[in-house]
RNA sequence: AGCCGAAUUCCCACACACCUGGGAAACGGGGGAACCAGUUAUGGGUGAAUUGAUCCGCAUUAUAGGGAUCAUAGGGAACCUUCAACCGAAUCCUUAAGCUAACCUCGCAGGCCUUGGAAGGAG
Numbered sequence: 001a002g003c004c005g006a007a008u009u010c011c012c013a014c015a016c017a018c019c020u021g022g023g024a025a026a027c028g029g030g031g032g033a034a035c036c037a038g039u040u041a042u043g044g045g046u047g048a049a050u051u052g053a054u055c056c057g058c059a060u061u062a063u064a065g066g067g068a069u070c071a072u073a074g075g076g077a078a079c080c081u082u083c084a085a086c087c088g089a090a091u092c093c094u095u096a097a098g099c100u101a102a103c104c105u106c107g108c109a110g111g112c113c114u115u116g117g118a119a120g121g122a123g
Base pairs, nucleotide, nucleotide: 002112003111004110008025009024010023011022012021013020027107028106029105030104031103036098043093044092045091046090051071052070053069054068055067056066074087075086079121080120081119082118083117
């Protein structure tokens, strides 16, 4: 100077730098009619983060959970295409939830990066 992400701004109080408590707006998520859909399930949600192969190894007759490697749906720097490199996680709810107006309710984190890849197009 910027990036991923909804995760920013303002006001009041404490404090006087951050922080903490409360409120508001913007942004984002969940629940929730009719109509439609669906026919009861190895449940559902946030997220790009799905799916598969091989190997290891444990209980074991076998299968699961777990670990590793390779690939893959998909993903990100003003927009589009191609190429290159990179990511392709984690976690929540608890037996309940399709869509869904009114309405109700919750979040507002965290983590990166140091001149920010290349060609063409559009503007």
Predicted 3D model of a 123-nucleotide RNA (c-di-AMP riboswitch aptamer (ydaO/yuaA leader)) from Paenibacillus tuaregi. The coordinates come from a structure-prediction model, not an experiment, and the mean pLDDT is 78. The RNAcentral record of the sequence draws on MGnify.